[in-house]
A computed fold for a 262-nucleotide RNA from a Thermomicrobiales bacterium, annotated as Bacterial large signal recognition particle RNA.
The gene name in the source record is ffs.
The coordinates come from a structure-prediction model, not an experiment, and the mean pLDDT is 76.
Taxonomically the source falls in Thermomicrobiales (Bacteria, Pseudomonadati, Thermomicrobiota, Thermomicrobia).
It matches the Rfam family "Bacterial large signal recognition particle RNA". Rfam classes the family as a non-coding RNA gene. Gene Ontology terms of the family: SRP-dependent cotranslational protein targeting to membrane, signal sequence recognition and signal recognition particle, plasma membrane targeting.
RNA sequence: UCGUGCUAGACGGGGAACUGGCGGUGCCCUGCACCCGCAAUCCGCCAUAGCGGGGUUGAAUUCCCUUUCGAGGUUCGGCUUUGCAGGACUGUGUCGUCACGAGGUGUUGAGCAUUGGGUCCCGCACGGCGGGGAACUGUGAAUCUGGUCAGGGUCGGAAGACAGCAGCCAUAAGCAGCACUCUCCGGGUGAUGUGGGGUCUCCUGAUGGGAGCCUACGAACGGUUACAAGCUGGAAGGUCGCAAUCGACAAAGGGUGCACGG
Numbered sequence: 001u002c003g004u005g006c007u008a009g010a011c012g013g014g015g016a017a018c019u020g021g022c023g024g025u026g027c028c029c030u031g032c033a034c035c036c037g038c039a040a041u042c043c044g045c046c047a048u049a050g051c052g053g054g055g056u057u058g059a060a061u062u063c064c065c066u067u068u069c070g071a072g073g074u075u076c077g078g079c080u081u082u083g084c085a086g087g088a089c090u091g092u093g094u095c096g097u098c099a100c101g102a103g104g105u106g107u108u109g110a111g112c113a114u115u116g117g118g119u120c121c122c123g124c125a126c127g128g129c130g131g132g133g134a135a136c137u138g139u140g141a142a143u144c145u146g147g148u149c150a151g152g153g154u155c156g157g158a159a160g161a162c163a164g165c166a167g168c169c170a171u172a173a174g175c176a177g178c179a180c181u182c183u184c185c186g187g188g189u190g191a192u193g194u195g196g197g198g199u200c201u202c203c204u205g206a207u208g209g210g211a212g213c214c215u216a217c218g219a220a221c222g223g224u225u226a227c228a229a230g231c232u233g234g235a236a237g238g239u240c241g242c243a244a245u246c247g248a249c250a251a252a253g254g255g256u257g258c259a260c261g262g
Base pairs, nucleotide, nucleotide: 001262002261003260004259005258006257009057010056011055012030013029014028015027020046021045022044023043024042034054035053036052037051038050063255064254065253066252067251068250072246073245074244075243076241077240078239079238080237081236082235084233085232086231092226093224094223095222096221097220100218101217102215103214104213105212112208113207114206115205116204117203118202120197121196122195123194124193125192126190127189129186130185131184132183133182134181136177137176138175139174145170146169147168148167153162154161155160
């Protein structure tokens, strides 16, 4: 170096889940890869970590190791969507406290003190308004009101006397007017006068005295209400990441026998 026959090995691997742990069945990824039996309220095993039976290939395209690439999974984190819950926080509303900020006022005199008046209550007087009455004015009687009573009538011898219609004048009751006058009564009555009482809320005058006084607007603090938004908590989905980890397929490099014969 060539040939023959063997052996180790290989005939798929990985992720999550399960499990004290490992592997398998089942799920998912890769992509094509011997057969049969067992197994999710599972099956087999124990660091040599599926078991049992059969078959093919075989020292290299196929076995082993290292590196690279990287499908995909898981975890973590950011952002976002949906729905649930809460009221500790942020925020909004409301109430209160406080003169820190801000504003106003005050030596042309603050708060405070004393005192007068008003505001409040009970009266009186006067006025005004309204009503009643009187008064006043007008009208007002076929007869049963008055006066005068023509004409006419009655009595009388006469003188004369008497009654009296119409008319005129006046008047009673009544009716109407009424602005003034008198009187009585009343009130949703008064820029009026006056007496008494009361209060210290407010306004105002005077006096004393001499430097504060007022406002919750902002800030701060506290209470309370609601939870739409926001906040917080946990759930599900989406997306992103020089994030962490496992990692199939693939690529590159390296490594690996035994016997016999030429």